Small-subunit ribosomal RNA, central domain from an uncultured bacterium, 348 nucleotides, folded computationally. It matches the Rfam family "Bacterial small subunit ribosomal RNA". Its mean pLDDT, the model's own confidence on a scale to 100, is 89.

[in-house]
Context: one part of a larger RNA
RNA sequence: CUGGGCGUAAAGCGUGCGUAGGCGGCUUGGCAAGUCAGGAGUGAAAUCCCGGGGCUCAACCCCGGGAACUGCUCUUGAAACUGCUAGGCUAGAGUCCGGUAGAGGUUAGGAGAAUUCCCAGUGUAGAGGUGAAAUUCGUAGAUAUUGGGAGGAAUACCAGUGGCGUAGGCGCCUAACUGGACCGGUACUGACGCUCAGGCACGAAAGCGUGGGGAGCAAACAGGAUUAGAUACCCUGGUAGUCCACGCCGUAAACGAUGUGUGCUAGUUGUCGGGCUCUUAGAGUUCGGUGACGCAGCUAACGCAUUAAGCACACCGCCUGGGGAGUACGGCCGCAAGGUUAAAACUC
Numbered sequence: 001c002u003g004g005g006c007g008u009a010a011a012g013c014g015u016g017c018g019u020a021g022g023c024g025g026c027u028u029g030g031c032a033a034g035u036c037a038g039g040a041g042u043g044a045a046a047u048c049c050c051g052g053g054g055c056u057c058a059a060c061c062c063c064g065g066g067a068a069c070u071g072c073u074c075u076u077g078a079a080a081c082u083g084c085u086a087g088g089c090u091a092g093a094g095u096c097c098g099g100u101a102g103a104g105g106u107u108a109g110g111a112g113a114a115u116u117c118c119c120a121g122u123g124u125a126g127a128g129g130u131g132a133a134a135u136u137c138g139u140a141g142a143u144a145u146u147g148g149g150a151g152g153a154a155u156a157c158c159a160g161u162g163g164c165g166u167a168g169g170c171g172c173c174u175a176a177c178u179g180g181a182c183c184g185g186u187a188c189u190g191a192c193g194c195u196c197a198g199g200c201a202c203g204a205a206a207g208c209g210u211g212g213g214g215a216g217c218a219a220a221c222a223g224g225a226u227u228a229g230a231u232a233c234c235c236u237g238g239u240a241g242u243c244c245a246c247g248c249c250g251u252a253a254a255c256g257a258u259g260u261g262u263g264c265u266a267g268u269u270g271u272c273g274g275g276c277u278c279u280u281a282g283a284g285u286u287c288g289g290u291g292a293c294g295c296a297g298c299u300a301a302c303g304c305a306u307u308a309a310g311c312a313c314a315c316c317g318c319c320u321g322g323g324g325a326g327u328a329c330g331g332c333c334g335c336a337a338g339g340u341u342a343a344a345a346c347u348c
Stems, first nucleotide, its partner, number of pairs: 004319003007302002012316001014202004021195003025089007033082002035078008049066002051063004092192001093189003096185005104178007111155001116150007126137002163170002207248006216242002221237004259315006267293012297304002321348003330341004
């Protein structure tokens, strides 16, 4: 390579957009590149295969023997399929109109509860913490309680296998700007589609740069306990950080450990958003989402099962025994941390 695979055994890129490329709906005419059929030329000899012959056999050798040389070129035709070309269509895709739901995004303003700190009042000897303690705080008046103030961060209940978003993710209220989805109408375009190597963009937390901010929490660190020890678990403190702006980083068990798209293949039951009908505390039906169960089928089993891991097609990514190793070297990227691409010796 062929073949076989990728939920859990090795294997789906974190996610999207999209270039080249690959693939592509129904229908009519034409062309004849692919395709198919006939004919011609060529495809040296040796070799392989078949037949015959010669060495006592065989290997081996021989025959102006046969066949074959799966190929290429030319030519005459065919037109179903692919392709190209001209035209038509509306079931794919999109636009338009009318509605609907939503923690989708960005910015600005505002609110209340709580923690901490400060000021003042009441008040007195403890408070705090634990398995038990101690470090710690407190007669310079703590803890508790009342009033006032400051500041930062997060938004209890509602809250839900609820919703929205491509993923990461998104949760107090109001406003402005803004993306997408769904339902109904079926007015318009007329295959405009699917996938996507490179590429580009987005991308939790931690971390980095500059400048702010800093209540609570809290790596590091210090102390107290525990213990044989305790560089831990528990306790008292506590700095980066956590927050904001701008710029980097580009990784995660970035998980449904399940790539994207399309079609097909029993049902039952809950829930979210919309439509229609009716006999309206509802029932039936239909589209879209999200769960539970379950048939056929699939699976090594577990399980999956119209939200497939079933049956198929298109395209991309990835895997090929364990360790060495996601390492070394080199390249690219980064301020750095490091990321990405990615071996071999050796060994079992």
The full RNA is in RNAcentral, with records from ENA and SILVA.